Predicted 3D model of a 118-nucleotide RNA (SAM riboswitch aptamer (S box leader)) from Ornithinibacillus bavariensis.
RNA sequence: UUCUUAUCAAGAGAGAUUGAGGGAAUAGGCCCAAUGAAGUCUCGGCAACAGAUUCAUGAAAAUGAACACUGUGCCAAAUCCUACAAAUGCAACCCAUAUUGCAUUUGAAAGAUGAGAA
Numbered sequence: 001u002u003c004u005u006a007u008c009a010a011g012a013g014a015g016a017u018u019g020a021g022g023g024a025a026u027a028g029g030c031c032c033a034a035u036g037a038a039g040u041c042u043c044g045g046c047a048a049c050a051g052a053u054u055c056a057u058g059a060a061a062a063u064g065a066a067c068a069c070u071g072u073g074c075c076a077a078a079u080c081c082u083a084c085a086a087a088u089g090c091a092a093c094c095c096a097u098a099u100u101g102c103a104u105u106u107g108a109a110a111g112a113u114g115a116g117a118a
Stems, first nucleotide, its partner, number of pairs: 001118008013043005021032003026083004044075003049071003053066005079110001084107009
């Protein structure tokens, strides 16, 4: 880097350094930011994804629960929201269908993280 798979509306910040951007990319929106963005470092915290350990059930495979010990991960806002498709509702236009816009729901795509594989 690619593929497979699971999850993604919960949760968790202080200090130092630095100095203007940041919220993945594009577009639109909406936010955060000199009362200090992003980055880096230190400390702290959150969380059961994998491993270890313990308990329960079970013949076993396994399943469930507990636990931050190990490996990751994470610590503004739903993955900040929308973009594509479908359904439903409302509105505009219309004789009607169609079309367009908005909202909600579902799905997809993209992305993030873990585990496995190449």
It matches the Rfam family "SAM riboswitch aptamer (S box leader)". Rfam's curators write: The SAM riboswitch is found upstream of a number of genes which code for proteins involved in methionine or cysteine biosynthesis in Gram-positive bacteria. Of the family's consensus pairs, 89% are formed in the model. It was read from a public genome assembly, where an Rfam model found it.